About this RNA
A computed fold for a 1456-nucleotide RNA from an uncultured compost bacterium, annotated as small-subunit ribosomal RNA. The coordinates come from a structure-prediction model, not an experiment, and the mean pLDDT is 85. RNAcentral holds the sequence, with entries from ENA and Greengenes.
RNA sequence: UAACACAUGCAAGUCGUGCGGAAAGGCCCCUUCGGGGGUACUCGAGCGGCGAACGGGUGAGUAACACGUGAGUAACCUGCCCCUAGCUCUGGGAUAAGCCUGGGAAACUGGGUCUAAUACCGGAUAUGACUUCUGCCCGCAUGGGUGGGGGUGGAAAGGUCUUUGACCGGCUAGGGAUGGGCUCGCGGCCUAUCAGCUUGUUGGUGGGGUAAUGGCCUACCAAGGCUGUGACGGGUAGCCGGCCUGAGAGGGCGACCGGCCACACUGGGACUGAGACACGGCCCAGACUCCUACGGGAGGCAGCAGUGGGGAAUCUUGCGCAAUGGGCGAAAGCCUGACGCAGCAACGCCGCGUGAGGGAUGACGGCCUUCGGGUUGUAAACCUCUUUCAGCGGGGACGAAGCGAGAGUGACGGUACCCGCAGAAGAAGCGCCGGCCAACUACGUGCCAGCAGCCGCGGUAAUACGUAGGGCGCGAGCGUUGUCCGGAAUUAUUGGGCGUAAAGGGCUCGUAGGCGGUGUGUCACGUCGAAAGUGAAAAUCCGGAGCUUAACUCCGGACCUGCUUUCGAUACGGGCACACUAGAGGUAGGCAGGGGAGAGUGGAAUUCCUGGUGUAGCGGUGGAAUGCGCAGAUAUCAGGAGGAACACCGGUGGCGAAGGCGGCUCUCUGGGCCUUACCUGACGCUGAGGAGCGAAAGCGUGGGGAGCGAACAGGAUUAGAUACCCUGGUAGUCCACGCCGUAAACGUUGGGCGCUAGGUGUGGGGGAUUUUCCACGUCCUCCGUGCCGUAGCUAACGCAUUAAGCGCCCCGCCUGGGGAGUACGGCCGCAAGGCUAAAACUCAAAGGAAUUGACGGGGGCCCGCACAAGCGGCGGAGCAUGUUGCUUAAUUCGACGCAACGCGAAGAACCUUACCAAGGCUUGACAUCACCGGUAAUCCUCCAGAGAUGGGGGGUCCUUCGGGGAUCGGUGACAGGUGGUGCAUGGCUGUCGUCAGCUCGUGUCGUGAGAUGUUGGGUUAAGUCCCGCAACGAGCGCAACCCCUGUCCCAUGUUGCCAGCACGUGGUGGUGGGGACUCAUGGGAGACUGCCGGGGUCAACUCGGAGGAAGGUGGGGAUGACGUCAAGUCAUCAUGCCCCUUAUGCCUUGGGCUGCAAACAUGCUACAAUGGCCGGUACAGAGGGCGUGCGAUGUCGUGAGGCGGAGCGAAUCUCUUAAAGCCGGUCUCAGUUCGGAUUGGGGUCUGCAACUCGACCCCAUGAAGGUGGAGUCGCUAGUAAUCGCGGAUCAGCAACGCCGCGGUGAAUACGUUCCCGGGCCUUGUACACACCGCCCGUCACGUCACGAAAGUCGGCAACACCCGAAACACGUGGCCUAACCCUUUGUGGGGGGGAGCGUGUGAAGGUGGGGCUGGCGAUUGGGACGAAGUCGUAACAAGGUAGCCGUACCGGAAGG
Repeated sequence: UAACACAUGCAAGUCGUGCGGAAAGGCCCCUUCGGGGGUACUCGAGCGGCGAACGGGUGAGUAACACGUGAGUAACCUGCCCCUAGCUCUGGGAUAAGCCUGGGAAACUGGGUCUAAUACCGGAUAUGACUUCUGCCCGCAUGGGUGGGGGUGGAAAGGUCUUUGACCGGCUAGGGAUGGGCUCGCGGCCUAUCAGCUUGUUGGUGGGGUAAUGGCCUACCAAGGCUGUGACGGGUAGCCGGCCUGAGAGGGCGACCGGCCACACUGGGACUGAGACACGGCCCAGACUCCUACGGGAGGCAGCAGUGGGGAAUCUUGCGCAAUGGGCGAAAGCCUGACGCAGCAACGCCGCGUGAGGGAUGACGGCCUUCGGGUUGUAAACCUCUUUCAGCGGGGACGAAGCGAGAGUGACGGUACCCGCAGAAGAAGCGCCGGCCAACUACGUGCCAGCAGCCGCGGUAAUACGUAGGGCGCGAGCGUUGUCCGGAAUUAUUGGGCGUAAAGGGCUCGUAGGCGGUGUGUCACGUCGAAAGUGAAAAUCCGGAGCUUAACUCCGGACCUGCUUUCGAUACGGGCACACUAGAGGUAGGCAGGGGAGAGUGGAAUUCCUGGUGUAGCGGUGGAAUGCGCAGAUAUCAGGAGGAACACCGGUGGCGAAGGCGGCUCUCUGGGCCUUACCUGACGCUGAGGAGCGAAAGCGUGGGGAGCGAACAGGAUUAGAUACCCUGGUAGUCCACGCCGUAAACGUUGGGCGCUAGGUGUGGGGGAUUUUCCACGUCCUCCGUGCCGUAGCUAACGCAUUAAGCGCCCCGCCUGGGGAGUACGGCCGCAAGGCUAAAACUCAAAGGAAUUGACGGGGGCCCGCACAAGCGGCGGAGCAUGUUGCUUAAUUCGACGCAACGCGAAGAACCUUACCAAGGCUUGACAUCACCGGUAAUCCUCCAGAGAUGGGGGGUCCUUCGGGGAUCGGUGACAGGUGGUGCAUGGCUGUCGUCAGCUCGUGUCGUGAGAUGUUGGGUUAAGUCCCGCAACGAGCGCAACCCCUGUCCCAUGUUGCCAGCACGUGGUGGUGGGGACUCAUGGGAGACUGCCGGGGUCAACUCGGAGGAAGGUGGGGAUGACGUCAAGUCAUCAUGCCCCUUAUGCCUUGGGCUGCAAACAUGCUACAAUGGCCGGUACAGAGGGCGUGCGAUGUCGUGAGGCGGAGCGAAUCUCUUAAAGCCGGUCUCAGUUCGGAUUGGGGUCUGCAACUCGACCCCAUGAAGGUGGAGUCGCUAGUAAUCGCGGAUCAGCAACGCCGCGGUGAAUACGUUCCCGGGCCUUGUACACACCGCCCGUCACGUCACGAAAGUCGGCAACACCCGAAACACGUGGCCUAACCCUUUGUGGGGGGGAGCGUGUGAAGGUGGGGCUGGCGAUUGGGACGAAGUCGUAACAAGGUAGCCGUACCGGAAGG
């Protein structure tokens, strides 16, 4: 949880001392053994009495006087019990049982006949009752109490015995006690998406009924009664003492125990009775179950056990009346599933045990490990003890009071308890270990499996999964789930909020209500004090007592915060009364104003119409086009028509409650301010409901219509463009009347009153002063409207006498986001729609303010070959190189915007080489160690083979003889891997960027993030410097210090140099010599804005000048802050983890990395005349060179090169002739004497080897290409451009690359608008893996919940009518009828009663139309959610058309 259904047994009987009796048993007697008789020990059934209304169960119903609490009952009852008074007289007729006899299956029942009573009836007497007459006393009212007289109708029962007095009874009356009935005040659920309910309804009168009041019922009369302080309706629910929680206030609950109520299969009903409308009684109806002979009957576990069922889930069909309590009885006693016990379940609370002490080689084992050890861990073993509990044996209760003459009597129970015995013996689990939260490692797994309370873990190093070891927490328990309270001040009374987080109603008037100025008096309602009653017990708390302790139980006290009553107090609130004037209002006098309504009127402008002038365009845009115009537009002049709006003034100026209000005049009208202080005398404030007003759009009817202008049309834009722009244009915009009632209706700030520093504007008024008066000015003051700002407040931003400060009063509103201001319901509206207003489901956030960044098709300042100005290129061609792609057995791998792509590679024919094919090896090509065995090994050589390799031959160590080193073979540890992971790493590097930034300490400011410093004014190449400043300093960066170069000086001169002096040569610094010069090497000087002038803040600095080789960091280099990019690299190296181990290792041969439809990148060479070719001729720098290198003179070859070898380990020799240039010649614009690709032939060199696949030379060939589209790159001076030279790598070389060197040697920069990148400040932000961000809506798919829906199936409560059981009331009663009366005695009559019948009420049932509510429902609507779907780009930055709100229209969608 199923107040679901129940088999079986038991749960209420008892009394023989009420009665007639004797079925059964006992006893006695008889007996034909079938039985009969007696007795009353006893007792079935029956009559009668009492009980059965208690006890026990359950919580369905009930929102109610049901419960709690406190009162009332003068409106009542009360069996048994107690007390008091009195009585108990006299008669009568029946009947059950029994016997006889019927019916029926049964349940049961009919007829006849006999009989008793404490059963029933009549009569007598009677306090009382009723009625009437008459006194006394009392009460809050009705009224109550009490005395006397009359009248009326009313009592009784006996039984037993030890029998004349006892006990138990009976009747009347009064009282008590107990228990109850009824009434009332107050208190305690949700819902207004239930707002109106009610006809016996509200009251009265008469009557009835009850123990009793009462519309409780009835007839009549009246029209009332309840309700926003929530009626009526719906939902839910037994209420309380208490229990749980909480600091408390509260919140939740109402199991156990106790009080009350309600119910007893469902509904109705009465009977009996003191008490019932009765759990184990009756009648009726219904459903269900059972029996049946089918005619008819029986039943009610929500008593105790128990069964089925439902459920996540809850026990024994036990023992006993020994105790406590109950019924009956005089009693014994009987009955008692109440109760006392036992059983089952760790379900709860409490107590106890599973051992205690010692014990380190810190044993074994396990786990981890940095391999040292650590940990489990004094834990174990081992030693010494103890014995609770369990076990065994012995003893063994209290509970017993009572009853009874006595004997005797214990379910629990041989239990508790006591004694003895043996032995550590028989006894430990569960959860957790990422944070919250106490406790960590290993392995396995690899977004899998799984975990998860929230955040979140898991994608190959998981303290988060699983296992193990270890640890932490509890412990006979431990976890999980559910519920409740707490934390949650997160519904806030205590104790919250509403400018921007959710939240002020669009505004005003005003009803109820709430709140309310000063003084006095009075009352004592609130309030306060004291006392009395009550607040049951239990519980709780405190103190104590009893079980060995505790739980538990008992005793005492407190508490029970409440209600009622009495007495007292009167400050405050309140009532009443009187008074006051400071609030409020009025009178009087002034003032300003786009306040409102109506009527009239004016000018400017637009458009249109007419006419004139005039000609080809106008118009429009970013640019255009559609459109208008030769039928004359635009432009211009004149005239006319019409509608709408009112330039300037005009202003953070005015008025209004808000919406809102703007030309001028008139009429009507509302409000405000100031002055005066004459009047009223609290008349006030707020305001749920309610009423009115209420922008724009929209709606209805009728007008009007110039301009503008949703929709619509066209033109553009665009990928598209249902938009932005343009040309048109309808509703509408305007007026009148009527609706609508919403806005970002915003100050996002309700209204009122008081208080709390100021400063400065401005609008309206008053006063003072100044002035002869006026005006201006100055000052004061009241009201309004702005700005700034103190205290204070605030999360901050901010507010700040116009509060968001400090207080009081009243109203409205909020309670996470979405769903949703939606659905349903209701109200309003012509409609559009408005107001009110949820839930399921879903998320772990949504949001505010501020901070730091980043970003912006934001702003300001500044820089950079960033643009611009120039010069030369690339992009087109051919070739080279790299890459992609394709191909392949393999075309090894890496690098991918800038910052991959002539990059790693500063050298791929073999090697390299990592790839592929084939052939081989397995302790291995390489390292270390151990053991065993052999031999030297290296080397030379022969054979097979493509080679690796295999086979054969030859020769050779040291020794102190122990061996040593070397090597081969075998075994075992191990080697090896360019295998994976750069997203596990170190190191190194790229990049922003040589950009000027990045930080710290202390202080200060801020709740904090953080700020300040570092911002500002200048200045610089610079966070460079100066000044200022709540900052003062400091660090890493900048600069400087370092190197090269430019000038000079000093020193030193060989291999360098050669002016002067000599010598010599064909010639040459060749030689002697020299140090002057160049140069080299080393050292030094010089440049610092130092000097002058201008500017500037007497600054920093800047501009100009002088001097100087050089001038404002002279030029160049090295130098790269904090950091960013999970940037690059595991293939330089190192390295964690993973993987391979006769292979992913190693060796070898050959191939590949060079493959070629195509694309890209970087270069070279060109396209030519500033050129090509030929001849002649001049001038460098910096480097390299014996690894057998650079190699001269000479000589050969057309040449590459060969021969040859001087010199040089190099300032000496050599590479080494520099080239462009200059001089002369030729070519003459042509695919050429440009260009050189390609191809053929022939060679040279390197190398083991140039086939795949080298470079170079000669001859021949002579392609494309005539300056290169869109686009794009470099460079600001010794730069670009152009010219050659050298070097590394390297046998050689695919180098046209790279790194250097010098020669010749320009042009341009107005400038910072724009493109790119960057720095600083500022601004916006919905971004923070930071715009390559975020993010919206349709569509498509899946899942889920919800709404609508033709309908369909139920449920609930009423209503109307029909039918109408039992029962009760009334009527009738021809039928039936013992008690009483009469009597002629009879089958008599009367009276009374009854069956039956009728009427009324009446449950269930039927019919009907409605109400409320639920389930299902084709289809449909939106919603929510769902790693990688489609379309667009609406929003966030000025989001690229600022966004947003209300409304209308339109559109795939955002939206316009």